[in-house]
RNA sequence: GAGAGUUCUCGGGGCAGGGUGAGAUUCCCUACCGGCGGUGAUACCGAUUCUUUCGGUCGAGCCCGCGAGCGCCCGCCACAGCAGCGGGGUCAGCAGAUCCGGUGUGAUUCCGGAGCCGACGGUCAUAGUCCGGAUGUGAGAGAACCCGC
Numbered sequence: 001g002a003g004a005g006u007u008c009u010c011g012g013g014g015c016a017g018g019g020u021g022a023g024a025u026u027c028c029c030u031a032c033c034g035g036c037g038g039u040g041a042u043a044c045c046g047a048u049u050c051u052u053u054c055g056g057u058c059g060a061g062c063c064c065g066c067g068a069g070c071g072c073c074c075g076c077c078a079c080a081g082c083a084g085c086g087g088g089g090u091c092a093g094c095a096g097a098u099c100c101g102g103u104g105u106g107a108u109u110c111c112g113g114a115g116c117c118g119a120c121g122g123u124c125a126u127a128g129u130c131c132g133g134a135u136g137u138g139a140g141a142g143a144a145c146c147c148g149c
Stems, first nucleotide, its partner, number of pairs: 001149001003147001005145006017029003031129002033118002035066004043057005061116002069094002071091001072088005098114005120132003
């Protein structure tokens, strides 16, 4: 230094103002928010050097991939169905959304502008933002210990 194992810790944000209405944080105007890994030319820091090279930090909601959720499948509840509980990612079906201009060898990532998107169930009325499953799950991140190379 990379790898295997064990344990522990961490691991999601957001309706301010106005309109209509019996009723809306759900509609309308307007506002606000952006999980994880990868990529990433600007910027910053350090080293090297004297113009280059190396290392580090930050850096994409809409580029690639992943996660949660729904669905689907399997099991248990004597059987079947519903519900419930448990399991499955080699089940990818739902699973969202970006363009224009600029710089440049190089950017859907930088700069400028204009756009767009957001599980399921609930609700006096349709929800990315309220309530609920959820003190859950989890992509992963970090630390300690340990094993062999």
The RNA shown here (FMN riboswitch aptamer (RFN element)) has 149 nucleotides and comes from Gordonia crocea. The coordinates come from a structure-prediction model, not an experiment, and the mean pLDDT is 75. The sequence is in RNAcentral, with records from Rfam.